A computed fold for a 493-nucleotide part of an RNA from an uncultured Pseudomonadota bacterium, annotated as large-subunit ribosomal RNA, domain I. Its mean pLDDT, the model's own confidence on a scale to 100, is 82.
Context: one part of a larger RNA
RNA sequence: GGCAUUUGGUGGAUGCCUUGGCAAUCAGAGGCGAAGAAAGACGUGAUACACUGCGAAAAGCUGCGGGGAGUUGUGAAUAAGCAUUGAUCCGCGGAUAUCUGAAUGGGGGAACCCGGCCAUUAAUGGUCAUCUUUGCAUGAAUACAUAGUGUAAAGAAGCGAACGUAGGGAACUGAAACAUCUAAGUACCUACAGGAAAGGAAAUCAACCGAGACUCCGAAAGUAGCGGCGAGCGAAAUCGGACCAGCCGAACGAUGAUGUGUGAAGAAUUGGAACUGUCUGGGAAGGCGGGCCAUAGAGGGUGAGAGCCCCGUACAAGUAGACAGCACAUUAUUUUUGAGUAGGGCGAGACACGUGAAAUCUUGUCUGAAGAUGGGGAGACCACUCUCCAAGGCUAAGUACUACUGAUUGACCGAUAGUGAACAAGUACCGUGAGGGAAAGGUGAAAAGCACCCCGAUAAGGGGAGUGAAAUAGAACCUGAAACCGGAUGCCU
Numbered sequence: 001g002g003c004a005u006u007u008g009g010u011g012g013a014u015g016c017c018u019u020g021g022c023a024a025u026c027a028g029a030g031g032c033g034a035a036g037a038a039a040g041a042c043g044u045g046a047u048a049c050a051c052u053g054c055g056a057a058a059a060g061c062u063g064c065g066g067g068g069a070g071u072u073g074u075g076a077a078u079a080a081g082c083a084u085u086g087a088u089c090c091g092c093g094g095a096u097a098u099c100u101g102a103a104u105g106g107g108g109g110a111a112c113c114c115g116g117c118c119a120u121u122a123a124u125g126g127u128c129a130u131c132u133u134u135g136c137a138u139g140a141a142u143a144c145a146u147a148g149u150g151u152a153a154a155g156a157a158g159c160g161a162a163c164g165u166a167g168g169g170a171a172c173u174g175a176a177a178c179a180u181c182u183a184a185g186u187a188c189c190u191a192c193a194g195g196a197a198a199g200g201a202a203a204u205c206a207a208c209c210g211a212g213a214c215u216c217c218g219a220a221a222g223u224a225g226c227g228g229c230g231a232g233c234g235a236a237a238u239c240g241g242a243c244c245a246g247c248c249g250a251a252c253g254a255u256g257a258u259g260u261g262u263g264a265a266g267a268a269u270u271g272g273a274a275c276u277g278u279c280u281g282g283g284a285a286g287g288c289g290g291g292c293c294a295u296a297g298a299g300g301g302u303g304a305g306a307g308c309c310c311c312g313u314a315c316a317a318g319u320a321g322a323c324a325g326c327a328c329a330u331u332a333u334u335u336u337u338g339a340g341u342a343g344g345g346c347g348a349g350a351c352a353c354g355u356g357a358a359a360u361c362u363u364g365u366c367u368g369a370a371g372a373u374g375g376g377g378a379g380a381c382c383a384c385u386c387u388c389c390a391a392g393g394c395u396a397a398g399u400a401c402u403a404c405u406g407a408u409u410g411a412c413c414g415a416u417a418g419u420g421a422a423c424a425a426g427u428a429c430c431g432u433g434a435g436g437g438a439a440a441g442g443u444g445a446a447a448a449g450c451a452c453c454c455c456g457a458u459a460a461g462g463g464g465a466g467u468g469a470a471a472u473a474g475a476a477c478c479u480g481a482a483a484c485c486g487g488a489u490g491c492c493u
Stems, first nucleotide, its partner, number of pairs: 001492009015478001016442002020413002022410007029402002031159002039100003042055003046078001049075003061094006070082003105114003115128006130156009163194001164192005174181001178228001204211002215242005225233002246394003254333009263323001269317003275290005291308002293297001299311003343367008353379001374389005429436002449477001452464004
C1' cells in the first nucleotide's frame, strides 16, 4: 500500500410525522370609501428585536350580554401587578383613531413644509380643493335680458379576485411559402355597472298547419351553407329540458324612501349517555375476563389501536340588537303612440353567409316617404296569400364568477413534494428601475435541558456522577443510507 471482516467519523438519503398547501361540494356574502377606504409610515409594553394587536384615550377605554378561575398576545423568561366586590376571555354596540394615501386650505422628492379665517380657558378646537345639479342673491358689453360672479344644500371622486356590457383592437400561428382567409373580435388597452350583468314582452318565427317575451342547457348537426370552395368557418326552424311574468302615457306595473304590522332564521353561550379487573410494559387506549351507552361507533387528544378518561358528537335549549321576505299606507321617479325616421345612392361593418342571386341589421356621407283606406317582413325581384305594427320606456327567475366567511370532502401532496412561502416569506438577498427572488420543519411522554467532581485557559471539547424506557434521544438533538475519511483484526506485498 492492497483486499476482507469489523468499528467509528462525516453526510443527511430513506422511513414515520404534520402546524402548511392543492382541488372541490354545499351554504353565506357579494362590496369598502369625504362619517376619509384599500394600502402604508411612525409610534405604542416594566422589556433590545421581530410578529400580532392597538393609535398620543395607543397589546388598549366604555355600555350591555355571556362566562366562572385564573390571568397580564407569540418567540421567552424575569420583575411588578390584576382577579369570586367576578379579572383574563367570548359576543353585540359605542368612544378614541397620529401622519401619508382619492387626499380635498396651498405646496411637495408619500408619510414632510407653509398658511388664511372663526371660536375660546392661550394652546387647543373648527373650517378653507375640484366638478355636477338645484335654490337664492348679484350682474357686463347692451335697454329688457343673458354670459359671468358670489353663496347654500345635495351628490360625485378612489380601491377591489373573477364574472358583465360597451368603445378601441394586434401579432405569433395555420394555410406545410404567402397576400384574401385564419389565429380572433382572442390577447391587450379604455369607460362604466351589478350582485349578477346583458337580453326581454314581436314591424318575431312559421308555412296555408300553426307557435306566442327573454336567458341558459341538450338534440337538430359538424347538417344546411360559407370558403384562394384551400386552410378552415359554421347556423336556424323544430324538438326535449331549466325557469316562467308581464307591464306603462297616470296607475292595476317596476324601483327607491318613510311608517305600521307580521316574521322564517339566528351571536357569544348552555345541557348532553355509558367501565372496570388482570397481564405485558417506562407508560395501556393493546392482550385476556366480565359489563354498559347509543337519535351519540364523526373527529381530535390523552406516556402505544379508547363508543363508555378529556374535548366533542346525536339531540335539545337560547336572549339582545340588526334584519331577508310578506301585507298595507304615503311619497318620489320612470313620459305622451314615436320624421330628417323607414326606404334609396356611394363606402364600410354585423349577421355561420368572404359581393355573391344577397334578403335582414347598423350607419360615415348624399338624399328622403306613407300616416291604419297606411306601413314592415316572409333570403334578389314581382303578384297573391299569411303574419306583424319600427323609429318611446320598465321588468324577477332560470345563467356567469369567487378576492372574502362557514361547514364538509378527497384512489390530492407530505418538507428537492404541496403555494414562491408548513419557519419573523414576497422575507433575506440581487437590480438605478420595472422587476427578480431563495434557503430554512422533527430532543423527550414530560425539561425531568446533565446538581456535584475531574482534565483543560475561569475555554472549546471531553471523562465520571445524576435524569430518563432510551443520552450512539444532550439541544450541530427521531430514524441516520451512499459517496468521502479514520481505527482494530486477518491475509498478501
It was read from a public genome assembly.